The prediction has a mean pLDDT of 84. This is a predicted structure of a 72-nucleotide RNA (transfer RNA) from a Candidatus Gottesmanbacteria bacterium. It matches the Rfam family "tRNA". The organism belongs to Candidatus Gottesmaniibacteriota, within Bacteria.

[in-house]
RNA sequence: CGGGGUAUGGUGUAGCGGUAACAUGUAUGCAUGGGGUGCAUAAGACGCUGGGUUCGACUCCCAGUACCCCGA
Repeated sequence: CGGGGUAUGGUGUAGCGGUAACAUGUAUGCAUGGGGUGCAUAAGACGCUGGGUUCGACUCCCAGUACCCCGA
């Protein structure tokens, strides 16, 4: 320098254009004499940034940023 990939709750991941799910963690409650553990409930991401397309975008297009891979 060229090409490709990834970016989503605290963490790890899902989600083929129609108001984002699961696990784990966290908080509260119940069970126990207490702990561990189990069960129930709740909070928590407006989606890497900025534009564009569309009635509607995490999803499609463009540019940028960070990281990873391949090539020179």